[in-house]
Background:
A computed fold for a 1572-nucleotide RNA from Candidatus Amulumruptor caecigallinarius, annotated as small-subunit ribosomal RNA. The RNAcentral record of the sequence draws on ENA and SILVA.
């Protein structure tokens, strides 16, 4: 020197998961705008809306050295004579002082006059500038802009250079003077002047014209030579100086030429819309004219008939263009404020005139709309210049200062002008930068806030205190640079020139500052005057407390809030930025979500129904040449400013300055020649064409075949036939179904038939014959890239439909009936018309699919089948093997989000076309096109969500499937539903009938017991520190008893009167006080605990390991088996855990120990195990044994087990119990307890006595009695086991018909007490509402108990209901079980038909798993996950939004035709009018003007349509809305599989015809594939 600095992600779809896909944040940024809050400075910035209207000021003049002319002032000239000076007669008197007339002088000031000379100012002639500078961005999709080029088609005032010239005449006007209109604005006529105004003529070129040649080039052209004609200017004007002719200087004129600044053309670029496709008459061109500073249809006249467009013309929206700005890693994307270029504008519309330039912001003419003056005749206006004013908005600033400096503009200059531009005022609007103090300082104050609650944490070294410092503030004092190359004096030099101004240079001194006594500087001085904002559930850094209570609010997305809220509000704390901080609006990242860099389209949105082709794109080997592309080298260009680097200068930084690079483009030029591309001339590989075969349900056409359906005819023959899940409608004795014989007619075309064939798709099926397309094989003769792909384009395109005409057997929308059903506009059933079928012509659609565009080439394999060839064998055939083309199932690599794809691609790559961009809104609307019509293409917008989707996982759940089990069915036995009556419930009632339980799993349940108590309710009476607990304080009584009152709780009287003790107190009890008690109030959806349920069902999980992107899977599945995830074999699984077993209790055998209160064999003994005696037994209650599939035999896989069997008390977990897995049912319990939190506090606390929980039309459950002879009554009589027992069981003896009652042994129990009944045996009854049955109801009584009315259980007499075995439905139970019989317990004063327990007697049935019900394992399909009690469609009905249509009504754009036609140009025009020139003469000519007219034309006026909005009665449909109606269309086989296309029909989902797709469950076959 060059290169290099550069890329983050994150919440939301699900029970999870992956993917697709939006839809959201966190980042920068603004010309911002609100909201709280604000201490200084610097340097920028400042109407984004109404190009909306504007009051008032200023925003462009100058120049007297162009000119005439007026004022007016100096001088000059007459008046006038002030101060002042100068001398002084005189006078006072202090005698040197002071006044003084007079004169002289001065020469202010008045007044009038003159006007030669010198000066100021200036209206108007004239000159220059007012096209610059300053504004806005309306308009304009265009050569406006940008960017490179051409002008040989052109201008250029003022400036520069160079060269020449400036001879010579005229006549006029304004101002001024006068008349004179007008309110005013302005004129009007007449008369007189001047010029650097204005005009003729001379001359005169390298000007122009023309003709002729020369050289150069060539489309058009350039340069030079000659001849001819044409063309100029301010009487050399103004100013200095000389003054003698001059001399300097600023001007004039012309010619070359330069800078400068434009004109005009030209490539490329430069928004959206095709729901704009055609556009065009001066329109294209051409020739003559004409105009222009120049080219051109720019004008015109003729001719010709072109020109533009799918590479987007025309139309419509929409917008100034750039440099450059913000953001992006970058490519992009978005914006065009300041500040520069450029353009356009100047109230609106039109139009020229002057000029070097304008069609001119502050000029002129006209037309409008508006505002203003006015004498109503007529004027006058135009801030999108600087400030201000009003609208208007969410919003944008002073009626400032100054030419000091940079700039313009005039001028010779002095200088005047310059709202240009410099400053300063306002606004945190924005970037910078600076400050609100620093340092020490723990009793870690005090006060706030939480808290386990009186201790602690936080706030916090923060405060206070102590020291400091003085940025900034404030006070004083100093105090800039911006100012010079300007201008002024001086004074030198340089050139010229006789000098002399002068001109260009240098030196010197002088003079000029708005800002501004600012910036800076120094002094003094005080912690004093100076902090908010926003957040705190996650994405995001930061938590708690209280109030609220689906409320009131938040919210960017999820989402929060229904009584514990890090989400609302306040607070305290903490986070983040800080004179500033949030909000809100846009904009770009993020977003690879339009993808060039850098996406896809088999199911997530996408592949067009298919083929044929236009244009276009893309295109096979090799060779030569060209230089469009491409690569390289050199010039211009790429304005300044910005940005990048590296300096500088403001105290730093924003800020400016200087240098360099960059500006990735454009353009001209020199080179190359592999690629692309063009151009020759070759080649065969792609493609085709011949020539030889053979396959096939390709296409049309036209004949023809037989089975069957139906129908007519006849015959046999008789009562049914048909149809269904059962049925009915229908046919049928007028003879059907059935059968035979013969006939018609249409319509299909069995078997062969196959994941077999053909075909571009759609589609094609009986033979036979004509015609006709492809493909396929083989050869290798032709052509020689001729080829792929295809936007428009044009053809074919199932079904159904339509339009004619035939046909019409079967089927069969629509319609009828029959049935189902709550309905049933369905499904089933009988019937039945279109249409199905020919012909011709339309329609253009399907889940038109392989949900997979064509083409080529590459890239494991083996194998089935269709159709050629070829080799090998073989007489031949079959078989082997190789190939090509098709068609199917597998299966590597690769791909995929997974599922799956896999040489038939979804894999590797080119090429070409179609299409996707979140769901719905919507296969809609509106236009177009297309059709006869149905309809079809092509195809939005509002609005509205925060998801919609795709694949896999794991569940659940299915009116899916497998396989197993369970008193789940089936075989049985007994019941329950019918009757009384008990108990419990719902309801009703009631003051009150407290309260919870609510399918199974509430309901003889919480209640192992409601007369009062209980009790919790209800009406009534009392109490308030309280019926109970703790704590101070004082007292020492209280309490009992008695009496009055009362229902009672109480009140009141009267009686009586503490206790222990370590002497400190204590305990008890009054009495008082407040902190508190207490609440059976709420909340079981805030909890703990407890339990119930599926189930005592066999599951439910976890380490490693392995598969999978991942949720997850595998283990746990599979073959057995088993009561069991039991055990055993296989096994990418190895291995554990809770569960199951098994260990426990009990029951059955037994052994041994030990025998009272038990027992009793022997042995004595009694009335008696009553006593002895004894423990054999029985029995009781401890330790033990016993059984494990151990043995045997068959099956089984040699296994695990299973069947049988022997032995055994007892056999396969021997019976019974007790144990309840992860978990599920927000399952129950706040009324057992115990708890948060809420509520009540002279009540929702607590006592009292009463009532109430016991009501009763009527239902429901659970029960007991029955209904009777297997039974009732009577009588005799036999045998248990477990209980319990002192406020107790209670034995004898008596009394009572009883129930009891009097006594009162015994006994805190193997001892005493309380005990059986069915049975058994004898007698009666005889089939009845009874000798069954025992309600109810009378009457008598007994016991408990304070009380037996409401409301107890039991006795006796009496009475003697219903009930003669119970409909649907339904419960229990497989053996010592159901049945059926007694006993006994807990509650408990008393009160069981209930509950727990006990023993008595003691059956019947299981082929067996199809079927209910319930579980368990695998499968399977799912739109469901609160998980079928799911989820979800449609009409209707309210209620909000948009928005389509609509008689019509409205406004507005652009244009079309046609009337009018302003001013102005232009062009014509004998009449009217005129100075310059000419002529001849008093007029004429040339020439102009004026008016007048023709042409064009802004506005305007009519018309009739296109386009676009507004708004409209009614209407349509769509989008939402907590719980609305009525059905249940979908999703499971969703209960009639479901979808697409199309007609028909119905309240709604829909339903039925036709033809079509599996994105259909399951279950049979059939054919293929895979392993072994």
């Nucleotide at each position: 020197u060059u290169u290099u600095u550069g890329g983050a992600g994150a919440g939301u779809u699900u029970g999870a998961u992956c993917c697709u896909g939006g839809c959201u944040c966190a980042g920068g940024a603004u010309a911002a705008a609100c909201g709280c809050u604000g201490g200084c400075g610097g340097c920028a910035u400042g109407c984004c809306u109404a190009a909306g209207a504007c009051a008032u000021g200023c925003a462009a003049g100058u120049c007297g050295u162009a000119c005439g002319a007026a004022a007016u002032g100096g001088c000059c000239c007459a008046u006038u004579g002030a101060a002042g000076a100068u001398u002084g007669a005189g006078u006072g008197c202090u005698u040197g002082c002071a006044c003084a007339a007079g004169a002289u002088u001065g020469g202010a000031u008045u007044u009038g006059g003159a006007u030669a000379c010198c000066g100021u100012u200036u209206a108007g002639u004239g000159g220059c500038a007012g096209a610059c500078g300053g504004g806005u961005g309306a308009g304009u999709a265009a050569c406006g802009c940008g960017u490179g080029g051409g002008u040989a088609a052109c201008c250029u005032a003022c400036c520069u250079u160079a060269g020449g010239g400036a001879u010579u005449g005229g006549g006029a006007u304004a101002g001024c003077a006068g008349u004179u209109a007008g309110a005013a604005a302005u004129g009007a006529c007449u008369g007189a002047u001047a010029a650097u105004a204005c005009c003729g003529a001379a001359u005169g070129a390298u000007u122009c014209a023309u003709a002729u040649u020369c050289a150069g080039a060539u489309a058009a052209c350039u340069g030079g030579a000659u001849a001819u004609g044409c063309u100029a200017a301010a009487a050399u004007g103004g100013a200095g100086c000389a003054u003698u002719u001059g001399c300097u200087u600023c001007g004039c004129c012309u010619u070359a030429a330069g800078a400068u600044g434009g004109g005009c053309u030209u490539g490329c670029g430069u928004u959206g819309u095709a729901u704009u496709a055609g556009c065009u008459a001066g329109u294209u061109g051409g020739u003559g004219g004409g105009g222009u500073a120049a080219u051109g249809g720019c004008c015109u006249a003729c001719c010709a008939a072109g020109g533009u467009u799918a590479u987007g013309a025309u139309g419509c929206a929409u917008a100034u263009c750039c440099g450059a700005g913000c953001u992006g890693a970058g490519a992009g994307g978005c914006u065009g404020u300041u500040c520069g270029g450029a353009c356009a504008c100047a109230c609106u519309g039109g139009g020229a005139c002057u000029g070097a330039g304008a069609c001119a912001c502050g000029g002129c003419c006209c037309a409008g709309a508006c505002u203003c003056c006015u004498a109503c005749g007529g004027g006058a206006g135009a801030c999108a210049g600087c400030a201000g004013u009003u609208a208007g908005g969410a919003a944008u600033a002073u009626u400032c200062g100054u030419c000091a400096a940079u700039g313009g503009g005039g001028g010779a200059a002095a200088c005047c002008c310059u709202g240009a531009a410099c400053g300063a005022g306002c606004a945190a609007u924005g970037c910078c930068g600076c400050g609100u103090g620093a340092a020490u300082g723990a009793u870690g104050a005090a006060g706030g806030u939480c808290u386990u609650a009186u201790u602690g944490a936080u706030u916090g070294u923060a405060a206070a205190a102590u020291u400091c410092u003085g940025u900034u503030g404030u006070a004083g004092a100093g105090a800039a640079a911006g100012a010079a190359u300007a201008c002024u004096u001086a004074u030198c030099a340089u050139a010229g020139g006789a000098a002399a101004u002068g001109a260009u240079g240098a030196u010197a001194a002088g003079c000029u500052g708005a800002c501004g006594g600012u910036a800076c500087u120094c002094u003094a001085u005080u912690a004093g005057a100076a902090a908010g904002c926003c957040c705190c559930g996650g994405c995001u850094a930061a938590c708690u407390a209280c109030g609220u209570g689906c409320c009131a609010g938040c919210a960017g997305c999820c989402g929060c809030g229904g009584u514990a809220a890090u989400a609302c509000g306040u607070a305290g704390g903490g986070g983040g930025c800080g004179a500033g901080c949030g909000u809100u609006a846009u904009c770009c990242g993020g977003a690879u979500u339009c993808a060039c860099u850098g996406g896809g389209u088999g199911u997530a949105a996408a592949g067009g129904g298919a083929g044929c082709g236009u244009a276009g794109a893309c295109g096979g080997c090799a060779u030569c040449g060209c230089a469009a592309g491409c690569c390289u080298g050199g010039a211009g260009u790429g304005a300044a400013a910005g940005g990048c680097a590296g300096g500088g200068g403001c105290c730093c930084a924003a800020c400016c300055c200087c240098u360099g690079g960059a500006c990735u483009g454009c353009u001209c030029u020199g080179g190359g020649a592999a690629c692309u591309g063009c151009g020759g001339g070759g080649c065969u590989g792609g493609a085709g064409u011949g020539c030889a075969g053979g396959a096939g349900a390709g296409g049309c056409a036209a004949g023809u075949g037989g089975a069957a359906u139906u129908c007519c005819u006849a015959g046999u023959g008789u009562a049914g036939c048909g149809g269904u899940g059962a049925a009915a409608u229908g046919c049928g004795u007028a003879g059907a179904u059935a059968u035979u014989a013969g006939g018609a007619g249409g319509a299909a075309c069995a078997c062969c038939a196959g994941u077999g064939g053909c075909g571009a798709a759609g589609g094609c099926g009986g033979c036979u014959u004509a015609c006709u397309g492809g493909a396929c094989u083989g050869u290798a003769a032709c052509u020689g890239a001729c080829g792929c792909u295809g936007a428009g384009g044009c053809u074919c395109g199932a079904a159904a439909g339509c339009g004619u005409g035939g046909g019409g057997a079967g089927c069969a929308a629509a319609c009828a009936g029959g049935a189902u059903u709550a309905g049933a506009u369905a499904c089933c059933c009988u019937g039945g018309u279109a249409g199905u079928c020919c012909a011709c012509g339309c329609c253009g659609u399907a889940a038109a699919c392989g949900a997979u565009g064509a083409a080529u080439a590459c890239u494991a394999g083996g194998u089935g089948u269709a159709g050629g060839g070829g080799g090998u064998a073989u007489c031949g055939a079959c078989u082997c093997c190789c190939u090509c083309u098709g068609u199917g199932a597998c299966g590597c690599c690769g791909c995929u989000a997974a599922c799956g794809c896999a040489u038939u691609a979804a894999g590797u790559a080119u090429u070409c076309c179609g299409c996707c961009u979140g769901g719905g809104g919507a296969c809609u609307a509106c236009g177009g096109c297309c059709g006869c019509a149905a309809g079809g293409u092509u195809g939005a917008a509002a609005c509205u969500c925060a998801a919609a989707g795709a694949a896999a996982u794991u569940g659940a759940c299915g009116g899916g499937g497998a396989c197993c089990c369970g008193c789940a069915c089936a075989a049985g036995c007994a019941g329950c539903g019918g009757a009384g009556c008990a108990u419990g419930u719902g309801g009703u009632u009631u003051a009150a009938u407290u309260c919870g339980a609510a399918g199974c799993a509430a309901c003889g349940c919480g209640a192992a017991a409601a007369a009062c108590c209980u009790u919790a309710c209800c009406a009534a009476g009392a109490c308030u520190u309280g019926a109970c607990a703790u704590c101070g304080u004082a007292u020492g009584a209280c309490c009992g008893c008695c009496a009055u009152a009362g229902a009672a709780a109480u009140a009141u009287g009267g009686u009586u009167u503490c206790c222990c003790u370590u002497c400190g107190g204590g305990g008890c009890a009054u009495a008082u006080a407040g902190a508190c008690a207490g609440g059976u109030g709420g909340u079981g959806c805030a909890u703990g605990g407890u339990u119930g349920u599926c189930g005592u069902c066999a599951g439910c999980u976890c380490g490693u390991g392995u598969c999978g992107u991942g949720a997850g899977a595998u283990g746990u599945u599979c073959g057995g088996u088993u009561a069991a995830g039991u055990c055993c074999g296989a096994u990418a699984a190895c291995g554990a855990g809770c569960g199951c077993a098994a260990c426990c209790c009990u029951u059955a055998u037994u052994u041994c120990u030990a025998g009272u209160u038990a027992c009793u064999a022997a042995c004595a003994u009694u009335a008696a195990g009553u006593u002895g005696a004894g423990u054999u037994c029985u029995c009781u209650a401890g330790u033990g044994a016993u059984a494990c599939u151990g043995c045997c035999g068959g099956u089984g896989a040699c296994a695990a087990a299973c069947c049988g069997g022997a032995g055994g008390a007892a056999g396969g977990u021997g019976g019974g119990g007790a144990u309840g897995a992860c978990g599920u049912c927000a399952a129950a319990u706040c009324a057992u307890c115990a708890u948060g939190c809420c509520c009540c506090u002279u009540a929702c606390g607590u006592c009292u006595a009463g009532g109430g929980c016991u009501a009763c039309a009527g239902g429901c459950g659970u029960g007991c009695u029955a209904c009777a002879a297997u039974g009732g009554c009577c009588a005799a009589u036999a045998c248990a086991a477990a209980a319990a027992g002192a406020a107790g069981c209670a034995a004898u003896a008596c009394c009572g018909c009883g129930a009891g009652g009097u006594u009162g042994a015994g006994c805190a129990a193997a001892u005493c007490u309380c005990u059986a009944a069915a049975g058994u045996u004898g007698g009666u009854c005889u089939c009845a509402g009874u000798u069954c049955g025992g309600a109810u109801u009378g009457g008598a009584g007994u016991c408990u108990g304070c009380a037996a009315c409401u409301c107890g259980a039991c006795u006796c007499c009496a009475u003697g209901a219903a009930g003669u075995u119970g409909g649907a439905a339904u419960c229990g139970c497989u053996a010592g079980u159901a049945a059926u019989c007694c006993u006994g317990a807990a509650u408990c004063a008393g009160a069981a038909u209930g509950u727990c327990a006990g023993g008595g007697u003691g059956a019947a049935u299981a082929c067996g798993u199809u079927c209910c019900c319930g579980g368990g394992u695998g499968u399977u399909g799912u739109a469901c996950a609160c998980a079928c009690c799911g989820c979800c469609c449609g009409u209707c009905a309210c209620g909000c939004u948009a928005u389509g249509a609509g008689a019509g009504u409205u406004u507005g754009u652009a244009a079309u035709g046609c009337c009018c036609g302003a001013a102005g140009u232009u062009g014509g025009u004998a009449a009217c009018c005129u100075a310059a020139c000419c002529u001849u003469u008093u007029a004429g000519g040339a020439a102009g003007g004026a008016g007048c007219u023709a042409a064009u034309c802004a506005a305007g006026g009519c018309a009739g349509g296109a386009c676009a909005g507004a708004u409209g009665a009614u209407u349509g449909g769509a989008g939402u809305g907590a719980a609305g109606u009525c059905g249940u269309a979908a999703c499971a086989a969703g209960g009639u599989a479901u979808c697409c296309c199309u007609a028909c029909c119905g309240g709604a989902a829909g339903g039925u015809g036709g033809g079509g797709a599996u994105g259909g469950a399951u279950c049979a076959c059939c054919u293929c594939c895979u392993u072994u």

Its mean pLDDT, the model's own confidence on a scale to 100, is 81. NCBI's taxonomy places the organism under Bacteria, Pseudomonadati, Bacteroidales, Muribaculaceae, Candidatus Amulumruptor. It matches the Rfam family "Bacterial small subunit ribosomal RNA".